[in-house]
Context: one part of a larger RNA
RNA sequence: GAACUAACGCUGGUGGCGUGUCUUAGUCAUGCAAGUCGAACGAGAAAGCACCCUUCGGGGUGCGAGUAAAGUGGCGGACGGGUGAGUAACACGUGGGUAACCUGCCUUCGAGUGGGGAACAACCCUUCUAACGAGGGGCUAAUACCGCAUAAUGCAGCGGCUCCGCAUGGAGACAGUUGUUAAAGGGGCAGCUUCGGCUGUCUCGCUUGAAGAUGGACCCGCGGUCCAUUAGCUUGUUGGUGAGGUAACGGCUCACCAAGGCAACGAUGGAUAGCCGGCCUGAGAGGGUGUACGGCCACACUGGAACUGAGAAAGGUCCAGUCCCCUACGGGGGCCAGCAGUCUAGAAAUUUGCGCAAUGGGCGAAAGCCUGACGCAGCGACGCCACGUGGAGGAUGAAGCCCUUAGGGGUGUAAACUCCUGUCAGAAGGGAAGAAUGCAGGAAAUAACUUUUCCUGUUUGACUGUACCUUCAGAGGAAGCCCCGGCUAACUUCGUGCCAGCAGCCGCGGUAAUACGAAGGGGGCAAGCGUUGUUC
Numbered sequence: 001g002a003a004c005u006a007a008c009g010c011u012g013g014u015g016g017c018g019u020g021u022c023u024u025a026g027u028c029a030u031g032c033a034a035g036u037c038g039a040a041c042g043a044g045a046a047a048g049c050a051c052c053c054u055u056c057g058g059g060g061u062g063c064g065a066g067u068a069a070a071g072u073g074g075c076g077g078a079c080g081g082g083u084g085a086g087u088a089a090c091a092c093g094u095g096g097g098u099a100a101c102c103u104g105c106c107u108u109c110g111a112g113u114g115g116g117g118a119a120c121a122a123c124c125c126u127u128c129u130a131a132c133g134a135g136g137g138g139c140u141a142a143u144a145c146c147g148c149a150u151a152a153u154g155c156a157g158c159g160g161c162u163c164c165g166c167a168u169g170g171a172g173a174c175a176g177u178u179g180u181u182a183a184a185g186g187g188g189c190a191g192c193u194u195c196g197g198c199u200g201u202c203u204c205g206c207u208u209g210a211a212g213a214u215g216g217a218c219c220c221g222c223g224g225u226c227c228a229u230u231a232g233c234u235u236g237u238u239g240g241u242g243a244g245g246u247a248a249c250g251g252c253u254c255a256c257c258a259a260g261g262c263a264a265c266g267a268u269g270g271a272u273a274g275c276c277g278g279c280c281u282g283a284g285a286g287g288g289u290g291u292a293c294g295g296c297c298a299c300a301c302u303g304g305a306a307c308u309g310a311g312a313a314a315g316g317u318c319c320a321g322u323c324c325c326c327u328a329c330g331g332g333g334g335c336c337a338g339c340a341g342u343c344u345a346g347a348a349a350u351u352u353g354c355g356c357a358a359u360g361g362g363c364g365a366a367a368g369c370c371u372g373a374c375g376c377a378g379c380g381a382c383g384c385c386a387c388g389u390g391g392a393g394g395a396u397g398a399a400g401c402c403c404u405u406a407g408g409g410g411u412g413u414a415a416a417c418u419c420c421u422g423u424c425a426g427a428a429g430g431g432a433a434g435a436a437u438g439c440a441g442g443a444a445a446u447a448a449c450u451u452u453u454c455c456u457g458u459u460u461g462a463c464u465g466u467a468c469c470u471u472c473a474g475a476g477g478a479a480g481c482c483c484c485g486g487c488u489a490a491c492u493u494c495g496u497g498c499c500a501g502c503a504g505c506c507g508c509g510g511u512a513a514u515a516c517g518a519a520g521g522g523g524g525c526a527a528g529c530g531u532u533g534u535u536c
Stems, first nucleotide, its partner, number of pairs: 001536004006532005013387006019380002021345001026343001028341001030340003035075003040072002048063006082299003092223007101216002106212008114148001116146002123138006154180005160174001161172004185204008225271003232262003237259008274296004278289004301321005323334004351377001353376003359373001360371004390420004400411004424477001426472005434463001438458008480525005485506003491520005501508002
């Protein structure tokens, strides 16, 4: 000098864009943060309103409404959001490999979707319990569950052919044989109907196979910390055979066999640490760093485990433990490193805000619902950037203050005064873009439609009456902080007298201090200026 997730002191007008617990991976009250689908399925309220009946207690019918709430089932809860504890490791980065692998939804292509059965919730009855909840009996539906049929280019076995390779081997819509494995229906339109449905067609699904895309898994080369005042480490350890297990290779696990494997090119141990793109600095080489944003990893009170699922585990389950809460003492419930917010710790860090209008995500055919992701607003000069606090004229130059050689000099065109301007703030009026969608109607395409495209009308904005524009009034509301001995731009007077004090280094102060304190003057930066801390 530059930089900062900064803090402290003095000061503080406006706006835009960013950013905001670096300490306690400490404790957490409260609210919200993951639901959705009635076009998979069975069932199905109430308040209220209207009418009718009434023994005036009430009852019935219709609307409310096939709505709400709940249940079965499907998809999603594995994403999105947070944090950096652990981890020195194939965790990360980079480059490869898988002839050792998986992949829901999505895309393309092929084939199929036949015919049956038995249950369990909800519901009704009932038992136990303080609660959480649990049990028994009975009924019922399905895209829930289970057989049967059919089936190959799937899978498994057998024996061949062709081509290829990298050792194990790989490919083949090449042909053969044996065995084995599937499924589910919903909706629209048209026709028929015995009014139960059936047929045709379209669409959304379902099953099976091939390929793709996406996402993941595993393996390998190389790379990035400190300590040798850590020198030896290792028994599933190193390798083999066989088996099990896995999506898959593998001591991954197990049985048996062998005795190996690593290490001064630093094993093992200890300390520290999430890694990277980047960021800061620097002419560069390098050094430092990993906040925000993006990628990967790990974690979710601590430890462990499995289930479901294409995929696993912050707001799922189970077990153990700490802590907190409820209890009828028998037993139960909870976990903000999600968004706000609280306490504590600390030098130190925000609102228990608005909205799903946009973007994105989940579900849904869609309308739509959900979304503390996200979009916005609020608070903080925490940072960067921009703007303003007025402009022009105005004296041999007011007053005040300071210095003085007492003549004068400085502050100083500075003020006053005159003439203007109107940014920002203030008031009044107008007023966006961000909107795409959706709905209704019409037209065209098409074999046809609820599909697609186009046109017309209409609807949807949290921010927000915001940005922006116009008008009004009036210089009116808006400047401080640090420094002035040298380094280093800027000097005099008074006070003090090695005192009080200053100080980054050198050093000032003991009676003429440009170095302390004050004043006048000056210099620097400016809504900031200094100090401290950290890095180069």
Molecule: small-subunit ribosomal RNA, 5' domain
Organism: uncultured bacterium